[in-house]
Context: one part of a larger RNA
RNA sequence: UGACGGAAGGGCACCACCAGGAGUGGAGCCUGCGGCUUAAUUUGACUCAACACGGGGAAACUUACCAGGUCCAGACAUAGUGAGGAUUGACAGACUGAUAGCUCUUUCGAGAUUCUAUGGGUGGUGGUGCAUGGCCGUUCUUAGUUGGUGGAGUGAUUUGUCUGGUUAAUUCCGUUAACGAACGAGACCUUAACCUACUAAAUAGUCGGGCUGAACAUCUCGUUCAGUACCAGCUUCUUAGAGGGACGUCACGUGUCUAACGUGAGGAGGUGUGAGGCAAUAACAGGUCUGUGAUGCCCUUAGAUGUUCUGGGCUGCACGCGCGCUACACUGAUGCGUCCAACGAGUCUCUCUGCUCCGAGAGGAGUGGGUAAUCUUGUGAAAGCGCAUCGUGAUGGGGAUAGAUUAUUGCAAUUGUUAAUCUUCAACGAGGAAUUCCUAGUAAGCGCGAGUCACCAACUCGUGCUGAUUACGUCCCUGCCCUUUGUACA
Numbered sequence: 001u002g003a004c005g006g007a008a009g010g011g012c013a014c015c016a017c018c019a020g021g022a023g024u025g026g027a028g029c030c031u032g033c034g035g036c037u038u039a040a041u042u043u044g045a046c047u048c049a050a051c052a053c054g055g056g057g058a059a060a061c062u063u064a065c066c067a068g069g070u071c072c073a074g075a076c077a078u079a080g081u082g083a084g085g086a087u088u089g090a091c092a093g094a095c096u097g098a099u100a101g102c103u104c105u106u107u108c109g110a111g112a113u114u115c116u117a118u119g120g121g122u123g124g125u126g127g128u129g130c131a132u133g134g135c136c137g138u139u140c141u142u143a144g145u146u147g148g149u150g151g152a153g154u155g156a157u158u159u160g161u162c163u164g165g166u167u168a169a170u171u172c173c174g175u176u177a178a179c180g181a182a183c184g185a186g187a188c189c190u191u192a193a194c195c196u197a198c199u200a201a202a203u204a205g206u207c208g209g210g211c212u213g214a215a216c217a218u219c220u221c222g223u224u225c226a227g228u229a230c231c232a233g234c235u236u237c238u239u240a241g242a243g244g245g246a247c248g249u250c251a252c253g254u255g256u257c258u259a260a261c262g263u264g265a266g267g268a269g270g271u272g273u274g275a276g277g278c279a280a281u282a283a284c285a286g287g288u289c290u291g292u293g294a295u296g297c298c299c300u301u302a303g304a305u306g307u308u309c310u311g312g313g314c315u316g317c318a319c320g321c322g323c324g325c326u327a328c329a330c331u332g333a334u335g336c337g338u339c340c341a342a343c344g345a346g347u348c349u350c351u352c353u354g355c356u357c358c359g360a361g362a363g364g365a366g367u368g369g370g371u372a373a374u375c376u377u378g379u380g381a382a383a384g385c386g387c388a389u390c391g392u393g394a395u396g397g398g399g400a401u402a403g404a405u406u407a408u409u410g411c412a413a414u415u416g417u418u419a420a421u422c423u424u425c426a427a428c429g430a431g432g433a434a435u436u437c438c439u440a441g442u443a444a445g446c447g448c449g450a451g452u453c454a455c456c457a458a459c460u461c462g463u464g465c466u467g468a469u470u471a472c473g474u475c476c477c478u479g480c481c482c483u484u485u486g487u488a489c490a
Stems, first nucleotide, its partner, number of pairs: 001490002003487003007484007016474002020438005027326003031322004035317002043054002065312005071306001076119005086113001087110004092105003123300002126298003132294001134288003137284003144183003148179002150159003162174001164173002188277005194244002198241004204235003208231002210228006247270001249265006328431001332390007345376002351370008397428001402423006444466008
């Protein structure tokens, strides 16, 4: 100087607690991990920092594993054989999973491309992440880190980097043997909120007037609604450029009347305005050689650990653990009706799909639009709301498990891709000890879109709709930071 303390004192955090909410842990199912089994059930990762993670939803491919079969894509050099033929291809019959001339029988075709040996390459999802790069994760979401000059000390070192107040913050105020600085924090970037001020818009609308239709009125004007590429105006709504806007401004308290904090006002907005991004120094023998034509070394290299083909496996089930989905109903289920989103995405080789017809449905046929603010699409979403039926019963709650059938994707669906129909109708009556997440448009509920994708979400990433209870604190538990202290442990 660190590290540690069942040492003390401060400060901080819903990966801590308190007050609560939703749960998970119990059931069924899905999925990952272990174990067991297996020809193989490929493998990495194992406290936070492994386990719906490897963007890991594997029918073939993927694919690394298993049972088998081909091929050389063995550069180049040297030596050899060699045109009297180095080698290579093949029908048929055997052989074979195979219409692989793979091999054998049989002979034909091609002709210096090859073949043999040695050296040396190449390939490898082979090994080593404890040889590495790069990237990521974590320590660590906290406030921390460093040198110059000066001071102290023989020196390692220390001061600066602090008693105190304050802040999310080593943020500031102030104190001051330190002064002046750098990185990090902040500033910054993105996004969501405001603008009747500017610029505009048949790819967005709207006011007014036409035209068409419907309803009410009909007394004759009228009135209301829907449609319309008809006209003219405009930009409030929509879109998006350029700008503005908040700076804690003003008032009152608290405070060394400093930094700042509390309440109120105005305001679209006053937790750093909300949410993200970026993110220091020093580390870890954290993960990745299975992202890479990044890569050292080792292994292998033709009976291949290269590569490709066929089939199987990664899905196997006495069991244990983790993330989830569906539920246990009446604030509900079912039927009918009604009413509203926001992010996306979409066809050079085949994507998003409207409409019409057929079909119980799944789906099929025909015909259109869209390289998209134009078409799909106002994605008329779900929860919600209204009216009926049910009436607390394992019930009309729940929908696992089976049987049969019909479609669809795909060369292929058996170990059942998925969807639909009929039947079957299991556990589960709110879950022990434990334990996770969370403070406002948040939790929770609800769907939608995208990623993966030929097909397949209970996953992930986004997106909106409905929208609480309870703190607005503390250091008791669990940890983190700082100061003081003990220990010679390094």
Molecule: small-subunit ribosomal RNA, 3' major domain
Organism: uncultured eukaryote